This is a predicted structure of a 275-nucleotide part of an RNA (large-subunit ribosomal RNA, domain VI) from a Dehalococcoidales bacterium. RNAcentral holds the full RNA, with entries from ENA. The coordinates come from a structure-prediction model, not an experiment, and the mean pLDDT is 83.

[in-house]
Context: one part of a larger RNA
RNA sequence: CGUCUGGAGAUUUGAGAGGAGCUCUCUUUAGUACGAGAGGACCGAGAGGGACAGACCUCUGGUGUGCCAGUUGUUCCGCCAGGAGCAUUGCUGGGUAGCUACGUCUGGCUGGUAUAAGCGCUGAAAGCAUCUAAGUGCGAAGCCCACCUCAAGAUAAGAUCUCCCAUCCUUUCCCUUCGGGGGGAGGAGUAAGACCGCAAGUAGACUACUUGUUUGAUAGGCGGUGGGUGUAAGGGCAGUAAUGUCUUUAGCUUAACCGUACUAAUGGUCGAGGG
Repeated sequence: CGUCUGGAGAUUUGAGAGGAGCUCUCUUUAGUACGAGAGGACCGAGAGGGACAGACCUCUGGUGUGCCAGUUGUUCCGCCAGGAGCAUUGCUGGGUAGCUACGUCUGGCUGGUAUAAGCGCUGAAAGCAUCUAAGUGCGAAGCCCACCUCAAGAUAAGAUCUCCCAUCCUUUCCCUUCGGGGGGAGGAGUAAGACCGCAAGUAGACUACUUGUUUGAUAGGCGGUGGGUGUAAGGGCAGUAAUGUCUUUAGCUUAACCGUACUAAUGGUCGAGGG
């Protein structure tokens, strides 16, 4: 820009396109059919696995460089005590959210259509025979559907629902015409709605998407809870001391949950008059 007869918001149909499509073992049927025996099934029923693919984080584990603790060297805070910086995050032990696999769940099923090789029925040419010449049936992990995803720029541009209005509203002016018609203006700094801006994240390279924008819990802060770490500092007691113990399941605490307008989301621009 178009989708043709106004402007919007949702939900869809599916022309077309892409993906998936795997395989093994065991049990049973059955030591049956078959076979002198040795051996040993089809068909069918059930269970488990491998690789692959998708999704997810309840569990198990990994990571978790602004969470907690322990600890070495050194510098500094005057000293002690307590801390801070640097040393790969100094090193070490743990670890929330998120992200993850080694974790969890799910998938290949089934069915239909037309067929290939092949197997047939009926059947002439060719009194027989012949699956083929006319006619007609079955038949594959393959084809087309069925399953999953995208999809109306599918220019043949589809459909449904909902919202906001118009129509024969107002007004005069201009042009053209001499019946009247057409165009412009107002209504409109508008309606439904949209976009920009702003606060953000379940989203993310940008864009897009999603939530919120005071009629507000969108982010931060604050309060509480959960989770993590593992019993802070100070003081008391015991011990010559290192240290232990009591106060104390303490103290500290990032992303989670509930609440709370304290701080920041001020606002702006577009957007219908069909026939």